[in-house]
RNA sequence: CGGGCCGUAGCGCAGUCUGGUAGCGCGCUUCCUUGGGGUGGAAGAGGUCCCGGGUUCGAAUCCCGGCGGCCCGACCA
Numbered sequence: 001c002g003g004g005c006c007g008u009a010g011c012g013c014a015g016u017c018u019g020g021u022a023g024c025g026c027g028c029u030u031c032c033u034u035g036g037g038g039u040g041g042a043a044g045a046g047g048u049c050c051c052g053g054g055u056u057c058g059a060a061u062c063c064c065g066g067c068g069g070c071c072c073g074a075c076c077a
Base pairs, nucleotide, nucleotide: 001073002072003071004070005069006068007067010026011025012024013023020057028044029043030042031041032040050066051065052064053063054062
């Protein structure tokens, strides 16, 4: 320098193809259960969907440009 994949809740990920209310598991908070812990049960909080722009009635999703991570290749030594 070129190519591919990835970036979504604290952590791990799905959703993207085919635009239409942002989800799952774990974790966290409160309550019940227990002598207490664990387990189990009920309820709940938590999101600039990497950033900017565009298209659209409407964008996590489509298009363009960036940033970051991983992998492959090229180049130098």
Transfer RNA from a Verrucomicrobia subdivision 6 bacterium, 77 nucleotides, folded computationally. Model confidence (mean pLDDT): 85 of 100.